This is a predicted structure of a 336-nucleotide RNA (Bacterial RNase P class A) from an Anaerolineales bacterium. Rfam family: Bacterial RNase P class A. It is annotated as a ribozyme. About the family: Ribonuclease P (RNase P) is a ubiquitous endoribonuclease, found in archaea, bacteria and eukarya as well as chloroplasts and mitochondria. Its Rfam clan is "RNaseP clan". Its mean pLDDT, the model's own confidence on a scale to 100, is 79. The model forms 92% of the base pairs in the Rfam consensus.

[in-house]
RNA sequence: CAGGUUGGUCGGAUGAUCGCGGGUGUCCUUCGGGGUGCUCGAGGAAAGUCCGCACUCCACAGGGCAUGGCACCGGGGAAACCCCGGGGCGGGGAAACCUGCCGGAUCGGGCCACAGAAAUACACCACCGCGCAAGCGGCCAGGGUGAAAUGGUGAGGUAAGAGCUCACCGGCGCGGCAGUAAUGUCCGCGGCCAGGCAACCCCCGCCCGGAGCAAGGCCAAACAGAGGUGAGCAGCGGCCCGCUGCGUCUGAGCCUCGGGUAGGCUGCACAGAUAGAUGAUCAUCCAAGUGUGCUUGCACACUGGACAAAAUGCGGCUUAUAGACCAGCCUGGAAG
Numbered sequence: 001c002a003g004g005u006u007g008g009u010c011g012g013a014u015g016a017u018c019g020c021g022g023g024u025g026u027c028c029u030u031c032g033g034g035g036u037g038c039u040c041g042a043g044g045a046a047a048g049u050c051c052g053c054a055c056u057c058c059a060c061a062g063g064g065c066a067u068g069g070c071a072c073c074g075g076g077g078a079a080a081c082c083c084c085g086g087g088g089c090g091g092g093g094a095a096a097c098c099u100g101c102c103g104g105a106u107c108g109g110g111c112c113a114c115a116g117a118a119a120u121a122c123a124c125c126a127c128c129g130c131g132c133a134a135g136c137g138g139c140c141a142g143g144g145u146g147a148a149a150u151g152g153u154g155a156g157g158u159a160a161g162a163g164c165u166c167a168c169c170g171g172c173g174c175g176g177c178a179g180u181a182a183u184g185u186c187c188g189c190g191g192c193c194a195g196g197c198a199a200c201c202c203c204c205g206c207c208c209g210g211a212g213c214a215a216g217g218c219c220a221a222a223c224a225g226a227g228g229u230g231a232g233c234a235g236c237g238g239c240c241c242g243c244u245g246c247g248u249c250u251g252a253g254c255c256u257c258g259g260g261u262a263g264g265c266u267g268c269a270c271a272g273a274u275a276g277a278u279g280a281u282c283a284u285c286c287a288a289g290u291g292u293g294c295u296u297g298c299a300c301a302c303u304g305g306a307c308a309a310a311a312u313g314c315g316g317c318u319u320a321u322a323g324a325c326c327a328g329c330c331u332g333g334a335a336g
Stems, first nucleotide, its partner, number of pairs: 001332010012285007020041009043307001047318002050316005055212004068207003072086005087102006103203002108201002110197003124143002127138004151169006170193002172190004177184002216266004225257005232246005286305001288303007
């Protein structure tokens, strides 16, 4: 210097003009509001609503069961399908690094296609013993099937064989050692060697009531109802008369009451609310791109900033995102 990889930060700035929403001062007001000043006004994800919690209401004596969830180890955290670090078994990459999975298969049951005699059990061929033979018994070393068939190699042994015995290798278990632990395997011991699936049931450990701000709380028209009172009440522009309508115990009108609908307030926030304000234009600058010119890193011209938008609040996860910057590491090249 180039390419890659990991983590983090930012994600346009300033000014002017015209607007929008909240709060507040002041002036005007026909009380509906209006003018004017000051001040506050989206994000790293405000998004998806996937997980957890606060808050609220409903349910609930106590205990148990079922269903469901979580699940290697340590730490953090209010909690979490959360975060950080570590472990085991795999996959990708030359590397840095990325990435999938994770309790128990010696409690027990179940399942293991096809093929094969047999799939947890066995004897088809072959082999060995007995027998004239049919057959009976032994055996799993050889053949054959299969994804998987009593761990592998050699020796001893035997009628033939076999961890039956022994040596070495591999696995498993126990002990020791290292580590907080998961775990590691340097050492010792035990022939213990009959597999896989727990996303089939099951077993161990831990957790778990429901609904959600349209939660919930307060105020409260009209209509209907209940109780009381009771002869008037309403319209015709203010008053009187008059007229009309309704009513006079089959009760008008008025007063009171409860639940509570419409509606309002609250819940609700140093943005906030209501179907939802937070914007637009111009100028200069900044990053970037393209073109031209040459003095090769400068000048000029043009273009020009992604994803996206709160609705009770908070902690996470996931997804979208033009471009820029910083730091670690890996690989390759050049020079000293």

The organism belongs to Anaerolineales, within Bacteria.